RNA sequence: GGGGGAUUGGCUCAGUCCGGUAGAGCAGCGGUCUCCAAAACCGAAGGUCGCAGGUUCGAAUCCUGCAUCCCCCG
Numbered sequence: 001g002g003g004g005g006a007u008u009g010g011c012u013c014a015g016u017c018c019g020g021u022a023g024a025g026c027a028g029c030g031g032u033c034u035c036c037a038a039a040a041c042c043g044a045a046g047g048u049c050g051c052a053g054g055u056u057c058g059a060a061u062c063c064u065g066c067a068u069c070c071c072c073c074g
Stems, first nucleotide, its partner, number of pairs: 001073007010026004020057001029043004050066005
């Protein structure tokens, strides 16, 4: 220098192929239970989807550039 993959709540991931307005588990918080705690069960909260543009009525999803990490080629 060239090619490929990954980036989504605190953590691990799904959703991307086929655009329709964001989910799960765990952690943390509140509650029930218990002498107390754990476990179990119930509930609520938490994300401008790595950044910046573009396309579109509408973008996590499509296009372009950039950043970080991993792999391959030279």
Predicted 3D model of a 74-nucleotide RNA (transfer RNA) from a soil metagenome. Rfam family: tRNA. Rfam's curators write: Transfer RNA (tRNA) molecules are approximately 80 nucleotides in length. Rfam links the family to the GO term triplet codon-amino acid adaptor activity. The coordinates come from a structure-prediction model, not an experiment, and the mean pLDDT is 82.